Description:
This is a predicted structure of a 72-nucleotide RNA (transfer RNA) from a Planctomycetota bacterium. The source organism's lineage runs through Bacteria, Pseudomonadati and Planctomycetota.
[in-house]
RNA sequence: GCUCCGGUAGCUCAGGAGAAGAGCGGCGACCUUCUAAGUCGCUGGUCGGGGGUGCGAAUCCCUCCCGGGGCA
Numbered sequence: 001g002c003u004c005c006g007g008u009a010g011c012u013c014a015g016g017a018g019a020a021g022a023g024c025g026g027c028g029a030c031c032u033u034c035u036a037a038g039u040c041g042c043u044g045g046u047c048g049g050g051g052g053u054g055c056g057a058a059u060c061c062c063u064c065c066c067g068g069g070g071c072a
Base pairs, nucleotide, nucleotide: 001071002070003069004068005067006066007065010024011023012022013021018055025043026042027041028040029039030038048064049063050062051061052060
């Protein structure tokens, strides 16, 4: 230098046009003599940045940034 994959909640990851979810975590309640475990509820995100297409973009296109793999 070329090419491919990835970047979404505090963490690990789904979701690939109709507008964001799970598990873990945190908080509260129940239970228990207390704690742990368990059950229920709540809490959470400029979807890496900018631009474009489109009625509508996390999702498609362009560009840049970051991480990783391959080729040279």
Source information:
The coordinates come from a structure-prediction model, not an experiment, and the mean pLDDT is 84. It matches the Rfam family "tRNA". It is annotated as a transfer RNA.